[in-house]
RNA sequence: GGAGCGAUCCAGGCGAUCGCCGGCUCUUUGAGCGGGAGGAAAGUCCGAGCUCCAUAGGACAGAAUGCCAGUCAACGGCUGGUGGGGGCGACCCCAAGGAAAGUGCCGCAGAAAAUAAACCGCCGCUCCAUACGCCUCGUGCGCAUUGAGCGGUAAGGGUGAAACGGCGAGGUAAGAGCUCACCGGGCCGGCGGUAACGUCGGUCGCAUGGCAAACCCCAUUCGGAGCAAGACGAAAUAGGGAGGCAUUUGAGGGCUGUCCGCCCGAGCCUCCGGGUAGCGUCGCUCGAUGCGCGAAGCGAUUCGCGCGCUAGAUGAAUGAUCGCCCCUCGCGUUUCGGCGACGAACGCGAGUACAGGACUCGGCUUACGGAUUCUCCGACC
RNA sequence: GUCCCCAUCAUCUAGUUGGCCUAGGAUACCGGCUUUUCACGUCGGCGACAUGGGUUCAAAUCCCAUUGGGGACGCCA
Repeated sequence: GGAGCGAUCCAGGCGAUCGCCGGCUCUUUGAGCGGGAGGAAAGUCCGAGCUCCAUAGGACAGAAUGCCAGUCAACGGCUGGUGGGGGCGACCCCAAGGAAAGUGCCGCAGAAAAUAAACCGCCGCUCCAUACGCCUCGUGCGCAUUGAGCGGUAAGGGUGAAACGGCGAGGUAAGAGCUCACCGGGCCGGCGGUAACGUCGGUCGCAUGGCAAACCCCAUUCGGAGCAAGACGAAAUAGGGAGGCAUUUGAGGGCUGUCCGCCCGAGCCUCCGGGUAGCGUCGCUCGAUGCGCGAAGCGAUUCGCGCGCUAGAUGAAUGAUCGCCCCUCGCGUUUCGGCGACGAACGCGAGUACAGGACUCGGCUUACGGAUUCUCCGACC
Repeated sequence: GUCCCCAUCAUCUAGUUGGCCUAGGAUACCGGCUUUUCACGUCGGCGACAUGGGUUCAAAUCCCAUUGGGGACGCCA
């Protein structure tokens, strides 16, 4: 200098002037004091608090999760490990239960795509034909080739993403786990580990391809809605018209998809036409809270002590200008340091990202500037 | 703020039980033919699965994340 990887930290500071939104105080229509966004406030993808609805019942359906252990208020998050995969490396990734419960799919190619099968090939037997050899000269015997038929085989060829364990030797008419060694696999046991699992030994000739982010099965979890939740108060009118369904044999609603059950229940639904306006107060910010130190733990995290209070607006404030300093980059200067690569000081210029609370937290994901540390490669001193 | 839905040529769409998809059709656009010329007609062409990953032999289709767009929701009632 280039390429890359995870982790940690920062997100400019001070002053002046002019403004914006809340709070408190006072001599109250004005002054003073003090406060005023983030690491993602974002996406709304998970999980909770909180609130209301039957304090939430039963069945079916549906959804989510899926190696092991831990952590947490909870989680699909996080931490540590196991197994698998990727990278030279720092390090990263994995929806990683079940395919002998059942169903389904596997296009094209290929003989065959799942109870295996037989296109070419290899081998045996029978028959026909032909060539050659032998003799006892018969249409005999032997051997070879071609063709037909019957049978064996799955080594080889070829197809495919995938071909019913792989590879070597023995064996065989040719072959084949047919037999054997090694590897892989199933089962059993010992040892280590909380466990996932690892390792060692024995045994079985091999015993059933892939897809479950196909249906499905198994295990676990899940009531619904959301601060426009909800509570109190206020304002306004033609409390309007038409149609439909109900009134204890129950319309409709609470309460989600369906049914049952429970509760409320005399009104309800649709369309047309209006009014009021995004009405006020609370919920609303002290909280699984922040910072520091110590202890336990590999860690996530937990515990103890001390200190602190840090926006609560409601069409929605947190801004603008100027000066100085800090940081980064570029250019230039130096009677500066150094053998040198280079560094230091000074001057000038430029730059400083992504982005903006709306009930509150814990995560994830996405956007984004810089610094430090780490890995690999190259060059120079 | 909360909760839903959608995304295929320039536009409207088919395909979304994974495979004959190199994604079909209509309109528009471009070129040829026809016509004295234009239009109509006819023949041909151009042109897309929002983006990035994953599962699978194979993805427009299945899964995850992101991006963009759209819709509904006050009170009287």

Overview
Two RNAs folded together computationally: RNase P RNA and transfer RNA, 458 nucleotides in total. Rfam match: Bacterial RNase P class A. Rfam describes the family as follows. Ribonuclease P (RNase P) is a ubiquitous endoribonuclease, found in archaea, bacteria and eukarya as well as chloroplasts and mitochondria. Its mean pLDDT, the model's own confidence on a scale to 100, is 76.